A computed fold for a 101-nucleotide RNA, annotated as THF (Tetrahydrofolate) riboswitch aptamer.
Parts: sequence; structure tokens; C1' cells
RNA sequence: GGCAGAGUAGGACGCCGCGCGUCAAGUGCCGCUGUGACGGGGAGUUGCACAGCGGACGAAAAGCCGGAAGGCUUGCGGUGCGCCGUCCGCAUCCCGCUGCC
Repeated sequence: GGCAGAGUAGGACGCCGCGCGUCAAGUGCCGCUGUGACGGGGAGUUGCACAGCGGACGAAAAGCCGGAAGGCUUGCGGUGCGCCGUCCGCAUCCCGCUGCC
């Protein structure tokens, strides 16, 4: 010097567990503002995540117990969190690590 590879945050899906809602929050979509993270080091976006505010759209309940409050069960929700598994994955730039030549 050339070739190949490893490893991050995070994301998607599946399983299981514990919750929340079903009196509609949440999820998903759009806009604005802010914050944060982004392989081992440095830089870092028009990409990513989160929070706040605003906007549009919008739903699946049924049965049982109880005097009531409420509870239980089965469902439902592009529902939250966690474990595990599989897959994807440094935007990009510079340097580095491992193997081979």
C1' cells in the first nucleotide's frame, strides 16, 4: 500500500412476562421549538431518537360477580416497559483495531 473483517447508539420482527386504555389515553400522520445520541479517537447532517406545544384523522366490545363503589374473565388497541432470540446498522469525512498478501 491492497483485500477482507470485527465492534456502537439505535431500529424492525418474533416469544414470554408485567402493565395501561377500552369513560380513548396511547399508537400512527403533519407542523413548530428544544434536547440528546450516533463503532476505539476526532468532526458530524437535510438522517435518527426523545420531550414540549399545536393540528388533522380515529377505535370493539362481550360475559360474569356485586346493593353500590368496583372487581374478574375473554377479547380488542398499528398500546407501554422488561428478558431472550433473529435480522439490519459506523449518513458522511479523517485516524485507528484484527487477519491475509
It was read from a public genome assembly, where an Rfam model found it.